[in-house]
A computed fold for a 386-nucleotide RNA from a Gemmatimonadota bacterium, annotated as Bacterial RNase P class A. Rfam family: Bacterial RNase P class A. It is annotated as a ribozyme. The model forms 94% of the base pairs in the Rfam consensus. It was read from a public genome assembly, where an Rfam model found it.
RNA sequence: GGGGGCGGGCGUGACAGUCGCGAGGCUAUGAGUCUCGAGGAAAGUCCGAGCUCCACAGGGUAGACUGCCAGGUAACGCCUGGGCGCCGCGAGGCGACGGACAGGGCCACAGAAACAGACCGCAUCCAGACAUUUGGGUGUAAGGGUGAAAAGGUGGGGUAAGAGCCCACCGCGGCAUCGGUAACGACGCCGGUCCAGGCAACCCCCAGUCGGAGCAAGGCCAAAUAGGCGGCGAGGUACGACCCGUACCGCCCCGGCCUCCUCGGAGGCCGAAGCCGCGGGUAGGCUGCUAGAGGCGGUCGGUGACGACCGUCCCAGAGAGAUGACCGUCCGCCGUUUCCUCAGGGAUUCGGCGAACAGAACUCGGCUUACGGCCCGGCCCCGCAA
Numbered sequence: 001g002g003g004g005g006c007g008g009g010c011g012u013g014a015c016a017g018u019c020g021c022g023a024g025g026c027u028a029u030g031a032g033u034c035u036c037g038a039g040g041a042a043a044g045u046c047c048g049a050g051c052u053c054c055a056c057a058g059g060g061u062a063g064a065c066u067g068c069c070a071g072g073u074a075a076c077g078c079c080u081g082g083g084c085g086c087c088g089c090g091a092g093g094c095g096a097c098g099g100a101c102a103g104g105g106c107c108a109c110a111g112a113a114a115c116a117g118a119c120c121g122c123a124u125c126c127a128g129a130c131a132u133u134u135g136g137g138u139g140u141a142a143g144g145g146u147g148a149a150a151a152g153g154u155g156g157g158g159u160a161a162g163a164g165c166c167c168a169c170c171g172c173g174g175c176a177u178c179g180g181u182a183a184c185g186a187c188g189c190c191g192g193u194c195c196a197g198g199c200a201a202c203c204c205c206c207a208g209u210c211g212g213a214g215c216a217a218g219g220c221c222a223a224a225u226a227g228g229c230g231g232c233g234a235g236g237u238a239c240g241a242c243c244c245g246u247a248c249c250g251c252c253c254c255g256g257c258c259u260c261c262u263c264g265g266a267g268g269c270c271g272a273a274g275c276c277g278c279g280g281g282u283a284g285g286c287u288g289c290u291a292g293a294g295g296c297g298g299u300c301g302g303u304g305a306c307g308a309c310c311g312u313c314c315c316a317g318a319g320a321g322a323u324g325a326c327c328g329u330c331c332g333c334c335g336u337u338u339c340c341u342c343a344g345g346g347a348u349u350c351g352g353c354g355a356a357c358a359g360a361a362c363u364c365g366g367c368u369u370a371c372g373g374c375c376c377g378g379c380c381c382c383g384c385a386a
Base pairs, nucleotide, nucleotide: 001382002381003380004379006377007376008375009374010373013330014329015328017326018325019324021037022036023035024034025033026032039357043368044367046366047365048364049363050362051214052213053212054211058244059243060242061241063210064209065208066207067206068082069081070080071079072078083097084095085094086093087092098205099204103203104202105199106198107197119144120143121140122139123138124137125136126135127134128133152170153169154168155167156166157165171194172191173190174189175188177186178185179184218287219286220285221284228278229277230276231275232274235249236248237247238246254271255270256269257268258267259266260265261264294313295312296311297310298309299308300307301306331354332353333352334351335350338347339346340345
């Protein structure tokens, strides 16, 4: 000097003024005045919660989610650190990372063959042909071909030719020791009867976690209608699906009516918890609604995520849904006029611009997606110079 990789920050500008908008405070309740007023993603609605209701408190099945180890956190499918695997020269990046010997299922096509073997080939024997070569038997899986994948890899020995057939190393399996909380790692020894695979983001098995619905949750006030009509009904309701348990409300009991029989009984209907359907009224106001697992600063602990302590601050609460317009100065960028300077560059005149993605709606912790430009800090690679 060039090119990469990781982490953090800002949120088009800064100052001042005029008018306008929303909330809150002060006020003589008339004016007025003071303070505050959209994001890093406010987005997606994908996870987890706070909060509200179901519900007095459970159990099981189904279902869903996570999946190496150890930590963080209110919790998580998130974050941090570590391990292993893959990619990269490297800084770094990615990982849906338990189990294939519980069972089921799949591996198309190609290929001789995909829980399995001989198409080409190699060796050898027999028969024919006899310049070439043809057929069959036996042995073979090292070479070639097909494929995502073909009975572990490289090298050597051995063999008729070959093969873990034998050997060395690697890989794989087992055992012990050591290091580590652990996942795992290192060294050593044994094993060639060393296993025949892959897929579980196929079903499944194992371990762990999980009630549901949601601010249109819910609470209060006011108002209005039709205390409507029909059906089922002895069981029903309470946690979405089912079952068990438990609790509560009903039926039986009781009340009313009708019929029959006969002095009392039988039968029915209605009332009756609850469920289903049709129809009618209201959709107004207040609240929930912003002081929090909160922000900022410091000290300490920790590799880190983060935690503890101390101090300080209050930073939107709308409700068809608020923050906009104008002017001036400075600053930055682009173009331009003039001057200075060897160049680089500096001063000056005029004009323009001040990015992108994009607007809170109960709140918070994450993840994912979209996006313009600038700043800061380390790290890696290449080249050059000293």